[in-house]
Molecule: Bacterial RNase P class A
Organism: Hydrogenophaga atypica
RNA sequence: GAAGCCUGCCAGACCGCCGCUGGUGCAAGUACCGAAAGGUCGCACUGGAGGAACGUCCGGACUGCACAGGACAGCGCAGGAGCUAACGGCUCUCCACCGUGAGGUGAGGAUCAGAGCAACAGAGACGAGUCCCGGGGGCGUGCCGCAAGGUAGACCACCGGGGGUGAAACGGGCAAUCUCUGCGCGCAGCAAUGCCAAAUAGGCCAACAGUGACGUGGUUCCGCGGAGUUGGCGGGUAGGCAGCACCGAGCCGCUUGGGUGACCAGCGGCCCAGAGGAAUGGCGGUCACGCGGGGGGCAACCCCCGCGCACAGAAUCCGGCGUACCGGCAGACUUCACAC
Numbered sequence: 001g002a003a004g005c006c007u008g009c010c011a012g013a014c015c016g017c018c019g020c021u022g023g024u025g026c027a028a029g030u031a032c033c034g035a036a037a038g039g040u041c042g043c044a045c046u047g048g049a050g051g052a053a054c055g056u057c058c059g060g061a062c063u064g065c066a067c068a069g070g071a072c073a074g075c076g077c078a079g080g081a082g083c084u085a086a087c088g089g090c091u092c093u094c095c096a097c098c099g100u101g102a103g104g105u106g107a108g109g110a111u112c113a114g115a116g117c118a119a120c121a122g123a124g125a126c127g128a129g130u131c132c133c134g135g136g137g138g139c140g141u142g143c144c145g146c147a148a149g150g151u152a153g154a155c156c157a158c159c160g161g162g163g164g165u166g167a168a169a170c171g172g173g174c175a176a177u178c179u180c181u182g183c184g185c186g187c188a189g190c191a192a193u194g195c196c197a198a199a200u201a202g203g204c205c206a207a208c209a210g211u212g213a214c215g216u217g218g219u220u221c222c223g224c225g226g227a228g229u230u231g232g233c234g235g236g237u238a239g240g241c242a243g244c245a246c247c248g249a250g251c252c253g254c255u256u257g258g259g260u261g262a263c264c265a266g267c268g269g270c271c272c273a274g275a276g277g278a279a280u281g282g283c284g285g286u287c288a289c290g291c292g293g294g295g296g297g298c299a300a301c302c303c304c305c306g307c308g309c310a311c312a313g314a315a316u317c318c319g320g321c322g323u324a325c326c327g328g329c330a331g332a333c334u335u336c337a338c339a340c
Base pairs, nucleotide, nucleotide: 001336002335003334004333006331007330008329009328010327012287013286014285015284016283017282018281020048021047022046023045024044025043026042029041031040032039033038050311054322055321057320058319059318060317061316062189063188064187065186074185075184076183077182078181079093080092081091082090083089094108095106096105097104098103109180110179114178115177116174117173131163132162133161135159136158137156138155141152142151143150144149193242194241195240196239203233204232205231206230207229208228214225215224216223217222218221250270251269252268253267254266255265257264258263289308290307291306292305293304294303295302296301
């Protein structure tokens, strides 16, 4: 110098104008919306997206329901040891495979419990099977022989050998097929859940009511209609508030702390978005970065113009994994080449 590998980090900056939204303080009209619950309006200060907020795939917190204990079923995990609130995550390590290497990947329990499965080729593929050669055996037959027996060929998956097919041929493989073993899991999810609470229609209770309650027209009474009327209670719904923006598995930093490491411990500092059709934006300018074009300069480089500046956006919260992404920075290491 080139190529690579691993880890960590950034995700444009500043200014002006106009907006949106949370919190706190002050100030309100006895204001506005609403039956109520509750909400809205001003000013000042202050906070306001991400490394993935994403997919919603795992694990938890939290909440409700269920629950004597255990098991079955179902789902998931799988070398060993550890970390953690927990995990299918992470760390260290063994083994296998890939890479010259730094490193990477792993679907790495069990096939003497049982079942299932294997393209093509081949006679035969999970069951056993007999295509070819030769050997033995068995049972018939022909020939020779009076007979004992000899001999020839055919038949029989009866036995073992060789050839041929194939990854594999009574011996192995696959558990990413069921299964077995060990371990884990009660079920649902913030549209959870709790509280406040209309109208209308049901429900319950009480009083009065055909001996006329109640409504209505004239008004001491009468006429007409008439089977309900009045009050209270309770549940659910609409609507509203909480949950919900949080002293927390919280964030940041330090220790020449412990540990190979994930991580843990101690100390110090900080309070860090929170809506509910859903804010976090728009415009302009300057600078930075990248690309293209033009010009100047011996060169390093400088100037001008244009374009670009990703992926994407909170919705109860947190830990992971996976996926997307213009580009840039830093550190450790590897291989090759060259120079000393």